[in-house]
RNA sequence: GCGGGCGUAGUUCAGUGGUAGAAUGUCUCCUUGCCAAGGAGAAGGUCGUGGGUUCGAACCCCAUCGCCCGCU
Numbered sequence: 001g002c003g004g005g006c007g008u009a010g011u012u013c014a015g016u017g018g019u020a021g022a023a024u025g026u027c028u029c030c031u032u033g034c035c036a037a038g039g040a041g042a043a044g045g046u047c048g049u050g051g052g053u054u055c056g057a058a059c060c061c062c063a064u065c066g067c068c069c070g071c072u
Base pairs, nucleotide, nucleotide: 001071002070003069004068005067006066007065010024011023012022013021018055026042027041028040029039030038048064049063050062051061052060
């Protein structure tokens, strides 16, 4: 230099065009004499960034940044 993969909640990951989710963690409450375990609820997201397509984009297209792999 060229090609490919990944980037979404603190963390690990789903979601392939129509209101962004789960697990786990955090906080509050219930249960208990206490802890653990269990139950209920809450908070937490400019979907890496910038543009484009579309009535509508995490999703499609282009560029760009970071990480990883391959080729040269």
Predicted 3D model of a 72-nucleotide RNA (transfer RNA) from Elusimicrobia bacterium ADurb.Bin231. The sequence was found in a public genome assembly. The organism belongs to Elusimicrobiota, within Bacteria. It matches the Rfam family "tRNA". About the family: Transfer RNA (tRNA) molecules are approximately 80 nucleotides in length. Their secondary structure includes four short double-helical elements and three loops (D, anti-codon, and T loops). Further hydrogen bonds mediate the characteristic L-shaped molecular structure. tRNAs have two regions of fundamental functional importance: the anti-codon, which is responsible for specific mRNA codon recognition, and the 3' end, to which the tRNAs corresponding amino acid is attached (by aminoacyl-tRNA synthetases). tRNAs cope with the degeneracy of the genetic code in two manners: having more than one tRNA (with a specific anti-codon) for a particular amino acid; and 'wobble' base-pairing, i.e. permitting non-standard base-pairing at the 3rd anti-codon position.